The RNA shown here (transfer RNA) has 75 nucleotides and comes from a Planctomycetota bacterium.
It matches the Rfam family "tRNA". From the family's description: Transfer RNA (tRNA) molecules are approximately 80 nucleotides in length. The family's RNA type in Rfam is transfer RNA. Gene Ontology term of the family: triplet codon-amino acid adaptor activity.
Its mean pLDDT, the model's own confidence on a scale to 100, is 82.
Taxonomically the source falls in Planctomycetota (Bacteria, Pseudomonadati).

[in-house]
RNA sequence: GCCUCGGUAGCUCAAUGGUAGAGCGUGGCUUUCGUAAAGCCAAGGUUGUCGGUUCGAUCCCGACCCGGGGCUCCA
Repeated sequence: GCCUCGGUAGCUCAAUGGUAGAGCGUGGCUUUCGUAAAGCCAAGGUUGUCGGUUCGAUCCCGACCCGGGGCUCCA
């Protein structure tokens, strides 16, 4: 330098153009003599950045940034 995969909640990941969710974690409540477990509720997001397409973009297109993997060559 080229190819490929990925970047979404604190963590691990969904969502194939129409209100962004789950599990774990966190906080509160119920239960218990108490703890754990279990149940219920809540908080938490510029969907990596900037543009474009579209009535509408996490999703499609372009460039860039970051990370994983692979390939190659000159000096």